[in-house]
Context: one part of a larger RNA
RNA sequence: UGACGGGGGCCCGCACAAGCGGUGGAGCAUGUGGUUUAAUUCGAUUAUACGCGAGAAACCUUACCAGGGCUUGACAUCUACUUGAAUGUGCAGGAGACUGUACAGUCCCUUCGGGGACAGGUAGACAGGUGCUGCAUGGCUGUCGUCAGCUCGUGUCGUGAGAUGUUGGGUUAAGUCCCGCAACGAGCGCAACCCCUACUGUCUGUUACCAGUAUUUUGGAUGGGGACUCAGGCAGAACUGCCGGUGACAAACCGGAGGAAGGUGGGGACGACGUCAAGUCAUCAUGGCCCUUAUGUCCUGGGCUACACACGUGCUACAAUGGUAGGUACAAAGCGAAGCGAAACGGUGACGUCAAGCAAAUCGCAAAAAGCCUGCCUCAGUUCGGAUUGGAGUCUGAAACUCGACUCCAUGAAGUUGGAAUCGCUAGUAAUCGCGCAUCAGCAUGGCGCGGUGAAUAAGUUCCCGGGCCUUGUACA
Numbered sequence: 001u002g003a004c005g006g007g008g009g010c011c012c013g014c015a016c017a018a019g020c021g022g023u024g025g026a027g028c029a030u031g032u033g034g035u036u037u038a039a040u041u042c043g044a045u046u047a048u049a050c051g052c053g054a055g056a057a058a059c060c061u062u063a064c065c066a067g068g069g070c071u072u073g074a075c076a077u078c079u080a081c082u083u084g085a086a087u088g089u090g091c092a093g094g095a096g097a098c099u100g101u102a103c104a105g106u107c108c109c110u111u112c113g114g115g116g117a118c119a120g121g122u123a124g125a126c127a128g129g130u131g132c133u134g135c136a137u138g139g140c141u142g143u144c145g146u147c148a149g150c151u152c153g154u155g156u157c158g159u160g161a162g163a164u165g166u167u168g169g170g171u172u173a174a175g176u177c178c179c180g181c182a183a184c185g186a187g188c189g190c191a192a193c194c195c196c197u198a199c200u201g202u203c204u205g206u207u208a209c210c211a212g213u214a215u216u217u218u219g220g221a222u223g224g225g226g227a228c229u230c231a232g233g234c235a236g237a238a239c240u241g242c243c244g245g246u247g248a249c250a251a252a253c254c255g256g257a258g259g260a261a262g263g264u265g266g267g268g269a270c271g272a273c274g275u276c277a278a279g280u281c282a283u284c285a286u287g288g289c290c291c292u293u294a295u296g297u298c299c300u301g302g303g304c305u306a307c308a309c310a311c312g313u314g315c316u317a318c319a320a321u322g323g324u325a326g327g328u329a330c331a332a333a334g335c336g337a338a339g340c341g342a343a344a345c346g347g348u349g350a351c352g353u354c355a356a357g358c359a360a361a362u363c364g365c366a367a368a369a370a371g372c373c374u375g376c377c378u379c380a381g382u383u384c385g386g387a388u389u390g391g392a393g394u395c396u397g398a399a400a401c402u403c404g405a406c407u408c409c410a411u412g413a414a415g416u417u418g419g420a421a422u423c424g425c426u427a428g429u430a431a432u433c434g435c436g437c438a439u440c441a442g443c444a445u446g447g448c449g450c451g452g453u454g455a456a457u458a459a460g461u462u463c464c465c466g467g468g469c470c471u472u473g474u475a476c477a
Base pairs, nucleotide, nucleotide: 001477002476003474004473005472007471008470009469010468011467012466013465015461016460019425020424021423022422023421026316027315028314029313030312031311032310033309034307035306042053043052064302065301066300067299068298069297070296073126077125078124079123080122081121082120083119084118087104088103089102090101091100092099093098107116108115109114128291129290131289132288133287137285138284139280140279141278142276144274149188150187151186152185153184154183155164156163157162168179169178170177194268195267196266197265199236200235201234202233203232204231205230209225210224213223214222215221239262242256243255244254245253246252318418322377323376324375325374326373327372328371334365335364336363339358340357344353345352346351384415389410390409391408392407393406394405395404431453432452433451434450435449436448437447
């Protein structure tokens, strides 16, 4: 100087408390451990692994296993020799990879020797490796933590390591600001500048809008309009600016006015010096080591989907604030051409047939759902719950046996609110309800977004956990 303390003081955070909803019990989905296996590819392992890499494992992917092939190679560049334009189409064998064979085609330049583009063969340089080492590395990432810290120059103090500044008194979300001070300044962080959202003005009105006006098939449909909504440019608006009080005449805090918004308005992006030899050699790059008729590469099939069990994360429930049947209302954000697919017709349905429109503020996906109105159910393992199983189908795709999703009929398991323990959340939040997108032929209870309905509790810091500052002890570095 740090680190640590079941030392002290001050302060903060859904850390506790006050509340609301869960997990832990059930069934299923998914990930992991374990076990099994020819293989169940590899990585991630307290917080900071476990719906994680994977934003889609039937084949492919795929790295694993079995079997069948290839060896200048699936891919790149070059050299020498040699054959043929390139390319396209069949036939035979085979699980295919591939092997054999036939036909069509006969390029450009030329001094007719040959040269060029492209392809095959032989030989050689080399290719190739998701092989090892993340404890050789770059890059990227997690975490402490959006915590308020981490440092430097000069000066001063100390023999020196170092100290001071950065401590102190207040204050703040903040090393934020004020005051004081052997310090005076500065940098990286904080804040602001960026994006979305909330309000207003102005400009522009089509595919958006429709107040007044005319027509009307009653549909902003047509004329028309530029008001409103909305879209998108530009500008304004919030700064403790104003008032009162507290304070040290400061910074600031408390209350109030005005205001769409009030004290960082709400959300996002943004992550200091560093810590964990944290994670990643399997995104990529890369040193070293290793393989080179194989640890490379192609193919068929299998596996990654196994199942006495254990754990994590979720979904659905256990019902009446509910279930079911009928009627009826209101979104936002997205996506669409090898695409979205209306209407009509067929089917109980998944879906099919035909097919309008739309590269989309124009057309389509598209029905929002919870909600509201009315009927039934009356507390039951039930008209709750839907696992499981049988049968029949639909769709995608060469192909759904291993191993897809969905539909219909039948079946109708566990489950009556969950032990110890444990998680999230402070407002348009929790809870609850549906919608969209990426991936994608097909496949979502996961992920990322969107809106609808919409609470309770706290204004405290004794305790648990994590963190910041000062101080103290130490046989630790």
Small-subunit ribosomal RNA, 3' major domain from a metagenome, 477 nucleotides, folded computationally. The full RNA is in RNAcentral, with records from SILVA. Its Rfam family is "Bacterial small subunit ribosomal RNA". The coordinates come from a structure-prediction model, not an experiment, and the mean pLDDT is 84.